[in-house]
RNA sequence: UAACUGGAGAGUUUGAUCCUGGCUCAGAGUGAACGUUGGCGGCGUGCCUAACACAUGCAAGUCGAACGCUCCUGUUUUUUGCUUGCAAAAAGCAGGAGAGUGGCGAACGGGUGAGUAACACGUAAGUAAUCAACCCCCGAGUGAGGAAUAACCUUCCGAAAGGAAGGCUAAUACUGCAUAAUACUCUGGAACAUAAGUUCUCAGAGUCAAAGCUCUUUGGAGCGCUUGGGGACGAGCUUGCGCCCUAUUAGUUAGUUGGUAGGGUAAUGGCCUACCAAGGCGAAGAUGGGUAGCCGGCCUGAGAGGGUGAUCGGCCACACUGGGACUGAGACACGGCCCAGACUCCUACGGGAGGCAGCAGUGGGGAAUUUUGCGCAAUGGGCGAAAGCCUGACGCAGCGACGUCGUGUGGAGGAAGAAGGCCUUCGGGUUGUAAACUCCUGUCAGAGGAGAAGAAUCCCCCGAGCAAUCGGGGUUGACGGUAUCCUCAAAGGAAGCCCCGGCUAACUACGUGCCAGCAGCCGCGGUAAAACGUAGGGGGCAAACGUUGCUCGGAAUUACUGGGCGUAAAGGGUGUGCAGGUGGCUGGGCAAGUCAAAGAUGAAAUCCCUGGGCUCAACCCAGGAAUGGUCUUUGAAACUGUUCAGCUUGAGGGCAGCAGAGGAGAGCGGAAUUCCCGGUGGAGCGGUGAAAUGCGUAGAUAUCGGGAAGAACACCAGAAGCGAAGGCGGCUUUCUGGGCUGUCCCUGACACUGAGGCACGAAAGCUAGGGGAGCGAACGGGAUUAGAUACCCCGGUAGUCCUAGCUUUAAACGAUGGGCACUAGAUGUUCCCGCGUGUAAGUGGGAGUGUCGAAGUUAACGCGUUAAGUGCCCCGCCUGGGGAGUACGGUCGCAAGGCUGAAACUCAAAGGAAUUGACGGGGGCCCGCACAAGCGGUGGAGCAUGUGGUUUAAUUCGACGAUACGCGAAGAACCUUACCUGGGCUUGAACUGCUGGUAGUAAUCUCCCCGAAAGGGGGAUGAUCCUGACUUUGUCAGGAAGCCAGUAGAGGUGCUGCAUGGCUGUCGUCAGCUCGUGUCGUGAGACGUUGGGUUAAGUCCCGCAACGAGCGCAACCCUUACCUUUAGUUGCCAGCGGGUUAUGCCGGGCACUCUAAGGGGACUGCCUCGAAUAACGGGGAGGAAGGAGGGGAUGAUGUCAAGUCAGCAUGGCCUUUAUGUCCAGGGCUACACACGUGCUACAAUGGACGGUACAAAGGGUCGCCGCACUGCGAAGUGUAGCUAAUCCCUAAAGCCGUUCUCAGUUCGGAUCGCAGGCUGCAAUUCGCUUGCGUGAAGCUGGAAUCGCUAGUAAUCGUGGGUCAGCAACACCACGGUGAAUACGUUCUCGGGCCUUGUACACACCGCCCGUCACAUCACGAAAGUCGGUUAUACCCGAAGUCGCCGGGCUAACCCCUUCGGGGGAGGCAGGCGCCGAAGGUAUGGCCGGCAAUUGGGGUGAAGUCGUAACAAGGUAGCCGUACGGGAACGUGCGGCUGGAUCACCUCCUUU
Repeated sequence: UAACUGGAGAGUUUGAUCCUGGCUCAGAGUGAACGUUGGCGGCGUGCCUAACACAUGCAAGUCGAACGCUCCUGUUUUUUGCUUGCAAAAAGCAGGAGAGUGGCGAACGGGUGAGUAACACGUAAGUAAUCAACCCCCGAGUGAGGAAUAACCUUCCGAAAGGAAGGCUAAUACUGCAUAAUACUCUGGAACAUAAGUUCUCAGAGUCAAAGCUCUUUGGAGCGCUUGGGGACGAGCUUGCGCCCUAUUAGUUAGUUGGUAGGGUAAUGGCCUACCAAGGCGAAGAUGGGUAGCCGGCCUGAGAGGGUGAUCGGCCACACUGGGACUGAGACACGGCCCAGACUCCUACGGGAGGCAGCAGUGGGGAAUUUUGCGCAAUGGGCGAAAGCCUGACGCAGCGACGUCGUGUGGAGGAAGAAGGCCUUCGGGUUGUAAACUCCUGUCAGAGGAGAAGAAUCCCCCGAGCAAUCGGGGUUGACGGUAUCCUCAAAGGAAGCCCCGGCUAACUACGUGCCAGCAGCCGCGGUAAAACGUAGGGGGCAAACGUUGCUCGGAAUUACUGGGCGUAAAGGGUGUGCAGGUGGCUGGGCAAGUCAAAGAUGAAAUCCCUGGGCUCAACCCAGGAAUGGUCUUUGAAACUGUUCAGCUUGAGGGCAGCAGAGGAGAGCGGAAUUCCCGGUGGAGCGGUGAAAUGCGUAGAUAUCGGGAAGAACACCAGAAGCGAAGGCGGCUUUCUGGGCUGUCCCUGACACUGAGGCACGAAAGCUAGGGGAGCGAACGGGAUUAGAUACCCCGGUAGUCCUAGCUUUAAACGAUGGGCACUAGAUGUUCCCGCGUGUAAGUGGGAGUGUCGAAGUUAACGCGUUAAGUGCCCCGCCUGGGGAGUACGGUCGCAAGGCUGAAACUCAAAGGAAUUGACGGGGGCCCGCACAAGCGGUGGAGCAUGUGGUUUAAUUCGACGAUACGCGAAGAACCUUACCUGGGCUUGAACUGCUGGUAGUAAUCUCCCCGAAAGGGGGAUGAUCCUGACUUUGUCAGGAAGCCAGUAGAGGUGCUGCAUGGCUGUCGUCAGCUCGUGUCGUGAGACGUUGGGUUAAGUCCCGCAACGAGCGCAACCCUUACCUUUAGUUGCCAGCGGGUUAUGCCGGGCACUCUAAGGGGACUGCCUCGAAUAACGGGGAGGAAGGAGGGGAUGAUGUCAAGUCAGCAUGGCCUUUAUGUCCAGGGCUACACACGUGCUACAAUGGACGGUACAAAGGGUCGCCGCACUGCGAAGUGUAGCUAAUCCCUAAAGCCGUUCUCAGUUCGGAUCGCAGGCUGCAAUUCGCUUGCGUGAAGCUGGAAUCGCUAGUAAUCGUGGGUCAGCAACACCACGGUGAAUACGUUCUCGGGCCUUGUACACACCGCCCGUCACAUCACGAAAGUCGGUUAUACCCGAAGUCGCCGGGCUAACCCCUUCGGGGGAGGCAGGCGCCGAAGGUAUGGCCGGCAAUUGGGGUGAAGUCGUAACAAGGUAGCCGUACGGGAACGUGCGGCUGGAUCACCUCCUUU
């Protein structure tokens, strides 16, 4: 600084990350519709569908001042009749009405958008190729004749609509003549100009006009008419540019393209005709198909764009469908005509009538769109001289929240923060100043009153003026008694809708329980849902609010602005090259692009700015700005272009050399395989994981000699070479292409790229003919396997090879198009050249080919002068996944098939790179009673015990791989007990509070009755404490305890361990798990924690972008092994004393043992060796003990929704005369069976009997119990000791003897009988135990499986807890005796670290493929059938124009005439011809509907078969091709790495 000013993102793929990429949301808009709701007003707006059909009314008439006539009214005159004031008639005048002739209008206005892809529209030009009624200006004229006709009358036909014949009449209707030009035609001339031409009041010849009407003061005036010129408005035609999709439409066109002549038109033109020529259009998209009125504008957007074409405005097209002309200035005509067709209506059946896509309105269609209103008052239009008439244009009103704008539904005060609702941790919070209440205001609606502007005209009157005209007054309003104003009363009549998981502002309760439902995307709902439904509360908007549809935006998601193509979608398999695009250096010219200036245009409205009018706003008005564009003129010349002239650096050529598996043909060679012949030889060979099929005594394999045939060329050989790619490998030779180096000689931009086109193009495959050794799809056989259409084996055909011809595809890959230029290096290698030299090394240049890397780049991986870096040029290609490289169509091919290449439908992902884990029938390292080496068991028997199952009224419940099963339970006869049956109780067996009551109450009782008991009913005795008052005793009042009633609530082993706390198991006593700071990475993350060693150990050492730290490890703790100090009873007894048959029994002592407190000791401290002079390891000494001495306690971050609501606690839910509680009995102890854990055995390393020795650790008073007696015994009786280092429980195996002699036994003890004992109210279901008798299975245990590495296993006994007793053989402890073995880490299991692959992340118990079956959806094919559209040929041929004929008919004009008429010109009817719509016939093309049947595809809950892929996915996978197979797939041939692992080669990096 008037018109400038503006750009936001989010959700969703993953365990997490970055990227790619789609889907979805937030915004704005709408001619809308639907749902809920609805006070008022202004301004707008309203059939988007059926251009479907329409009843009824209205929408275009007007002019008597163009004309004749008819009727009516008034009046004048005359006549007649006569009731002298009426009637009738005639003539005239004035007014009105009507049809008709005539004029103008009806081609405007109004509607609709079917058609149209076109000069239709927009824009800019042209018309020298044109027209133009009404209007304006200028010039000239308007003389004088003629003949008809409608109306009307008469007659006739017809149902009607209408029509026919005869007769009369007028004109501004029709028609000769006169006059006339600067008009028109022809001829001639001049000037200008050059595309056809234009101009000239030039000359000459010829041709063409007219109408009157009104007024008059009789002068004339006005309106008309004719002719010419000009203007304005409008129209026609032509042209440049712009203007949708489709190439799965590629060729099209015969009046087609042009010419000549003619016709036609207002006018150019194949517009039409004849003839001639053969052209015209097209990849810059013709032709065809589809869709569509175009524009100003409107919506959106930062813009560029995208979408759209309602209302308003401009243009076009159409008017029931198709065709046609007439009239006219203008039409091929919405409310005109003719014809054909469909439809509707009338009809007397003969024939007629009609066209709302005008305004209303009706039916129909539809999700959906209004009144059969008022008025010409205004604006505009038609006619008229005018008044005026007409006007569904228009102005208004009505209906609809359809849109937009404005406004109201009240304002101020008001806390006991009322009541009610909801929530609650029960304290309260919230609704909430909200309400009530007090004071006030009065918009809107309501009532009453006043009451506009829009009005200016025309016309009338007055005045001025010569007049045109002007001034003043009067008159005219549908809306409308409307807007507006005033008064009245009263807060009175006026708030809803959506949402509240994230995106996205807003949260709780209840109900429901993967149900009902929600959902825009992600997703909610399976018993604690902020996501469903309701309520309370909250958020948003508000007379509306949501939903749905559609458009733009966000979406840089078609990328001009402004994207990409190594791996995400995307580089053509490769070259050559036409068109096209792009193009080196210097100078000159031109001016197309480009730039500048000026001008024209870009209608108005809209948008924007300024100002103004409605109270504001919406709305409206005025002025401005803008309108990116197009055109014209002038100018500039840097760049592009073009043209001329040159240059050499791009490119090409010459000359001299060089390397090479470059290509094609011909010839030659050796090794090997197989076959054939012969010799030797004699039983096998061959093949595999192991086998078999196969070959072999008819002599194989093996071996020697000879021969034949075909194919391929070991070593050299190398990420070495050559080629455009595919590809190319023995040797020689012929022909031939390309490249590189050097020289700097020649040409002089000759270049790059390249849509189409053309050529080449592995393997497989095809055709024909050869060839065929080996290999080898298919096929046969043998194995493997659940099966094995496979992998393995034995055979084997096509094929592999050659010739000729097709095919044209590959992971045809560097997954990387070509060219040029620029931008650090290092190091190999091939070829050439220079310097150097000794033919070395070295150094420099060029061309290739590798690796590593700076900058840069990338999502990352990576790329990095051979770019995926930085730029330019050209081509190809991509736009979510699936469907699908499929279908259809086209094209190529002999076929197989190739190229081109969709849609419906469906999903919210599909994908790339990298990260952390987990996993692998991947790799490396390491550990563990993990295997191995050993010892002993289990699995077989009987019994015990637990579990499953079954049974039952109940067999209570829980625990289920490891990590349930002698587990919870360290002890079920009752109890426990939770289960079942039966009997009871209901504030309850136990707890707390409140209210009320309570003396014969609580409580007690060896009371009574019923009962199995619990319980129910009754009886007797019979109270207490505290405080206060009063007259002490005592009484009264209050309170406490108890009891009763009521209430709030108790109770629950009822449910949920997947709502939880706590505790526990397990990986695992495995060595791991993390953090801070820092660094690296866009990030998830990484480093640290990896590496080299070492350890039991993330133990320690060293190194290192890490440095430190924490939880774990270790240590600290307990116990045990040695010593010592202290202490010495209940322990001990060496020495001393006493006593006993004997004994620490006694005195005494504390030395020893021991006890229990403290301390010491062990630390790789010492030696040696190894290792890196480290950590550490091997060995040794000393020592009670040696490298953690043995054992224990101690369990990181986490995993298993592991276990436990029944141990306890606890949220929620459920129950409340029962799921609570009490009692009796039963059950948990059942028993065809299966499993786990144990005990006892099967015997002689033993059994039985007798004798005899040695522990440790515990327990004990409702107890342990000595001793004595009795009993065969269990046990009983009596009686000591001990509250315990004091007393008691208290050993066995062993040892010494005897016997048994290998057997179902003197083994083994189950089972059963009888008789006992003990505990206990009670041993029947259901205890333990004793004695006698009985004497079952079992003779060492299948597959499989468990424990243990030293005081261990094995074996022997002892104790304890629980407990009245005991089902304990269990569990927890204790000691006695006391082994074997470990080479080692290949394998099994588990674990740790590093690394690798991954399509897994619920993490391999993962993921996932295909057939089949079922359901459903859309699509393809299909005999056919139905319809639409289009083309061609022919037939028929309406109306109508044009042409020809026109014998019939015929007023004007001309000629003749006897005036009757005749002839001519012209015209009409009629006929014929061309064209020609509809129709018909025939044959095609294209599109669509339906369709028996058929094909694949998508989707679907837990269906079937297999296991193809992801790990080396168990045969590496994939690509192309061929064959085969239920299916995934298998196999052959060639190719790729987008293959793991190991080894080797090469290269690089470092040293």
Molecule: small-subunit ribosomal RNA
Organism: bacterium